[in-house]
Context: one part of a larger RNA
RNA sequence: GCCAGCGAGUUGCGUUGUGCAGCGUUAAGGUCAAGCCGCAACAGGCGAAGCCGCAGCGAAAGCAAGUCUGAAGAGGGCGUAAGUUGCACGGCGCAGACCCGAAACCGGGUGAUCUAUCCAUGGACAGGGUGAAGCGGGGGUAACACCUCGUGGAGGCCCGAACCCAUUGGCGUUGAAAAGCCAUGGGAUGAGCUGUGGAUAGGGGUGAAAGGCCAAUCGAACCCGGCCAUAGCUGGUUCUCCCCGAAAUAGCUUUCGGGCUAGCCUCGUCAAGACUUUGUGGGUGUAGAGCACUGAUUGGACUAGGGGCCAAAUAAGGCUACCGAAUCCAUUCAAACUCCGAAGCCUACAGAGAUUUUUGGCGGGAGUCAGAUUGCGGGGGAUAAGCUCCGCAGUCAAGAGGGAAACAACCCAGACCGCCAGUUAAGGUCCCCAAGUGCAGACUAAGUGGAAAAGGAUGUGAGGUCGCGAAGACAGCUAGGAUGUUGGCCUAGAAGCCGCCACUCAUUUAAAGAGUGCGUAACAGCUCACUAGUCGAGUGACUUCGCGCCGAAAAUGUAUCGGGGCUAAAGUCUGCCACCGAAACUGCGGGUCAGUGGAUUUUCAUCCACUGGCGGUAGGGAGAGCGUUCCGUACGGAUUGAAGCUGUACCGCAAGGAGCAGUGGACUGUACGGAAGCGAGAAUGCUGGC
Numbered sequence: 001g002c003c004a005g006c007g008a009g010u011u012g013c014g015u016u017g018u019g020c021a022g023c024g025u026u027a028a029g030g031u032c033a034a035g036c037c038g039c040a041a042c043a044g045g046c047g048a049a050g051c052c053g054c055a056g057c058g059a060a061a062g063c064a065a066g067u068c069u070g071a072a073g074a075g076g077g078c079g080u081a082a083g084u085u086g087c088a089c090g091g092c093g094c095a096g097a098c099c100c101g102a103a104a105c106c107g108g109g110u111g112a113u114c115u116a117u118c119c120a121u122g123g124a125c126a127g128g129g130u131g132a133a134g135c136g137g138g139g140g141u142a143a144c145a146c147c148u149c150g151u152g153g154a155g156g157c158c159c160g161a162a163c164c165c166a167u168u169g170g171c172g173u174u175g176a177a178a179a180g181c182c183a184u185g186g187g188a189u190g191a192g193c194u195g196u197g198g199a200u201a202g203g204g205g206u207g208a209a210a211g212g213c214c215a216a217u218c219g220a221a222c223c224c225g226g227c228c229a230u231a232g233c234u235g236g237u238u239c240u241c242c243c244c245g246a247a248a249u250a251g252c253u254u255u256c257g258g259g260c261u262a263g264c265c266u267c268g269u270c271a272a273g274a275c276u277u278u279g280u281g282g283g284u285g286u287a288g289a290g291c292a293c294u295g296a297u298u299g300g301a302c303u304a305g306g307g308g309c310c311a312a313a314u315a316a317g318g319c320u321a322c323c324g325a326a327u328c329c330a331u332u333c334a335a336a337c338u339c340c341g342a343a344g345c346c347u348a349c350a351g352a353g354a355u356u357u358u359u360g361g362c363g364g365g366a367g368u369c370a371g372a373u374u375g376c377g378g379g380g381g382a383u384a385a386g387c388u389c390c391g392c393a394g395u396c397a398a399g400a401g402g403g404a405a406a407c408a409a410c411c412c413a414g415a416c417c418g419c420c421a422g423u424u425a426a427g428g429u430c431c432c433c434a435a436g437u438g439c440a441g442a443c444u445a446a447g448u449g450g451a452a453a454a455g456g457a458u459g460u461g462a463g464g465u466c467g468c469g470a471a472g473a474c475a476g477c478u479a480g481g482a483u484g485u486u487g488g489c490c491u492a493g494a495a496g497c498c499g500c501c502a503c504u505c506a507u508u509u510a511a512a513g514a515g516u517g518c519g520u521a522a523c524a525g526c527u528c529a530c531u532a533g534u535c536g537a538g539u540g541a542c543u544u545c546g547c548g549c550c551g552a553a554a555a556u557g558u559a560u561c562g563g564g565g566c567u568a569a570a571g572u573c574u575g576c577c578a579c580c581g582a583a584a585c586u587g588c589g590g591g592u593c594a595g596u597g598g599a600u601u602u603u604c605a606u607c608c609a610c611u612g613g614c615g616g617u618a619g620g621g622a623g624a625g626c627g628u629u630c631c632g633u634a635c636g637g638a639u640u641g642a643a644g645c646u647g648u649a650c651c652g653c654a655a656g657g658a659g660c661a662g663u664g665g666a667c668u669g670u671a672c673g674g675a676a677g678c679g680a681g682a683a684u685g686c687u688g689g690c
Base pairs, nucleotide, nucleotide: 001690002689003688004687005686006685011095012094013093014092015091016090017089018088019087020086021085022084023083029052030051031050035046036045037044056063057062066078067077068076069075098236099235101233105226106225107224108223109222110221116200117199118198119197120196121195122194123193125190127159128158129157130155134151135150136149137148138147139146163187164186165185168183169182170181171180202218204214205213206212239625240624241623242621243620244619249262250261251260252259253258263368264367265365266364267363268362269361270360271359272358273355275353276352277351278350279349280348281347282346283345284344288340289338290337294334295333296332298330299329300328301327305323306322307320308319309318310317371396372395373394374393375392376391377390378389379388380387401412402411403410416590417589418588419587421586422585423584427580428579429578430564431563432562436577438576439575440574441573442572443571449566455550456549459547460546461545462544463543464542465541466540467539468538476534477533478532479531480530482507483506484505487501488500489499513528517526518525591614592613593612594611595610596609597608598607599606600605626679628676629675630674631673632672633671634670635669636668637667644663645662646661647660648659650657651656
């Protein structure tokens, strides 16, 4: 890991509701408990103690279809007669109470053969080195001290085996080993090592202290018991079909991953109108807008007050391109501004539509209290987030199918079943790939399409406005572009062209600036404006819209069309026709549920027709039902082969059930009732096998 078996809402008592049954319900009843009788055992009979009901109200005295409150004969509160027993089922309570699961707590015991410390009594420590005190000799001193040579043999002394330990590295890591091996290392006469016997015990011991150790267990040992501790937590919870179908919110909560009540679901029962749309009336203060209020706000006018300057005497004054309340004119802004004000939303009435829906009361059963995302309106954030918090709506959740390459939440569309039938939706129709290489018109040249901004550009198409132009424009070419004058000033110089000034003048002209740009030290020179000629038809400026261009760098490999590939398109825009395309819609057949009608029928119910429904998690309901084991009654089968097993094309919507064949070798089925240790795939489930 697989297979097989085992494996979870039970039982007792009480209570509540529903169904069925008995008795009772005009006149109140229902039921027994112990015990006794009876019996093989049940059953059954007897047995009113008790229980529920038959009257309530009041704190009570008490009164009573009433009573309490009260001064009341008022008002108000609670009352003014149908139940009860049993069985089944749904809940709830008390119990382990659906099952498995703690970490722990307490009690009584068992442990110091491991280990910690201690006590008693024993044992062992190769060899080598160093050479303390003391003592002796010599020196030395007044005497000591002191020096020296020997002797001596001290030491938690030195080196190093046994012995004890475990520093570093490697190996080992399903090991040879639940702590080892190899090399290296520390102590090795000591606070040392060790044998044997003994002592200390669980909030206790022991501890040169690490929360270490106390039998591979220690921040409180182990065993048994309390004990099925408790677990607002995690996991698991076993057959089928049918109808409906949520919630992820509010309030409160030592509450926030738990509860309670309400909301939303379901079932029963009673009642009724509910729903949608239209019209009319009413409510509202948002979007927008506005500035009439409250505030904010820019410019100007006007003008209190203030500053500065002048003047002055301290008064009174004058000036001011300073600040500036109020007021006026124009301008702008607001969630907590409103002179206004929609769409919507709410509500009353009326009409219409559809009524198998809708709403309300009472009663049984729930689940839900982590929501997610999209669009729109907002708060928070950074007008960030696949962010967070509200509101309205949708979807997912609990929703399959088609589209979006893939993709809970987006678009289309809500799957009862079957069909090798049809029509469509979104989206598509060159190939992958079902359907147009469709039609008409236009655009794009960027593979734009098939990612992006500020900003930039004689890209290109369609318009608009204003110029110039056969009295010849624009571009090119030829020629002119002069004179007073080198304008004045400044300057070393300044002559159109460093700079400053100006009433930038005037002359000759077809035209020519006191000069557009190069250039010179300054001149010179080139050039432009401007003009003529030549040429012979358009040429400029601004602006609006469509499509494109640049801006544009990323990490495995094209890689920002799903791919191939696409350019009068297979891109984009406009219009049109056709087709494809889903579990949508239709057709045909079938099932089931509900309602209505009809037929049969004592009831239950069955059949037929019509109309409508039938996605579904938590969850509710119902009918049923299927299957397993055992029991009762009746009837069967079986060595001429039971159960079980294997195979199988049959029947049933399903759970399931037959028939046949083989195997097997002794039990077993059907019908109607009854009772449950009653259904397995999951619990890191348990046991076994492989």
This is a predicted structure of a 690-nucleotide part of an RNA (large-subunit ribosomal RNA, domain II) from Halarsenatibacter silvermanii. NCBI's taxonomy places the organism under Bacteria, Bacillati, Bacillota, Clostridia, Halarsenatibacter. The coordinates come from a structure-prediction model, not an experiment, and the mean pLDDT is 83.